RNAcentral holds the sequence, with entries from MGnify.
The RNA shown here (FMN riboswitch aptamer (RFN element)) has 113 nucleotides and comes from uncultured Eubacterium sp.
Lineage of the source: Bacteria > Bacillati > Clostridia > Eubacteriales > Eubacterium.
The model forms 100% of the base pairs in the Rfam consensus.
[in-house]
RNA sequence: UAUUUUCGGGGCGAGGUGCAAUUCCUCACCGGUGGUAAAGUCCACGACCCGCUCAGGCGGCUGAUACGGUGCAAUUCCGUAACCGACGGUUAAAGUCCGGAUGAGAGAAAAUG
Numbered sequence: 001u002a003u004u005u006u007c008g009g010g011g012c013g014a015g016g017u018g019c020a021a022u023u024c025c026u027c028a029c030c031g032g033u034g035g036u037a038a039a040g041u042c043c044a045c046g047a048c049c050c051g052c053u054c055a056g057g058c059g060g061c062u063g064a065u066a067c068g069g070u071g072c073a074a075u076u077c078c079g080u081a082a083c084c085g086a087c088g089g090u091u092a093a094a095g096u097c098c099g100g101a102u103g104a105g106a107g108a109a110a111a112u113g
Base pairs, nucleotide, nucleotide: 001113002112003111004110005109006108007107013027014026015025016024028096029095030085031084032045033044034043035042040083041082049060050059051058052057065081066080067079068078069077087099088098089097
C1' cells in the first nucleotide's frame, strides 16, 4: 500500500399528579470514533437532519463547563458544582419506550499478498 473478514452506542429504578405519562414534576441513570496527560462539554470526525444527484457520491447543518488542586504538561486526572442530547410515533410533551435500524458509519482489530 492492496484485498478480504470480523467487530463497531449506552441509559427510567423509586415516588407524585392524572382518565391517560418509562414523555410532565422530584430523585435516578447514560455517554460513538480519532487526536491530545486518560475528554459526552477542547480540536477533528461519524451519526441524525436538509439540499442536489439515476446512482456512486457531493454540499450544507450539527448540543453542552466552570472553579479549585496536583503536575513539565490536564477545559482530559482528583475534588466540588453545573450543563447537553436528531427525526417520526405515542390515550399526555421522550437523551433513556417503539420505529426507520438484522440499516448506515467515524473507525478498530486480524488474515493474506